[in-house]
RNA sequence: CGGAAUGUAGCGCAGCUGGUAGCGUAUCCGCUUUGGGAGCGGGAGGUCGCAGGUUCGAAUCCUGUCAUUCCGA
Numbered sequence: 001c002g003g004a005a006u007g008u009a010g011c012g013c014a015g016c017u018g019g020u021a022g023c024g025u026a027u028c029c030g031c032u033u034u035g036g037g038a039g040c041g042g043g044a045g046g047u048c049g050c051a052g053g054u055u056c057g058a059a060u061c062c063u064g065u066c067a068u069u070c071c072g073a
Stems, first nucleotide, its partner, number of pairs: 001072007010025004019056001027043005049065005
């Protein structure tokens, strides 16, 4: 320098052909228990790496860019 993959909640990950973003775990509250743990129920936490574009509507499509990893020179 060229090419590819990944980037989504504290952590690990899903999200189908564009239609208001979920699961597990952790955290908080309640119930249960003499207490702890376990179990059950409920809550909070995100504008999807960043910036633009297309569209009535973008995590998803297009362009640029940043970080990490891999391949090639």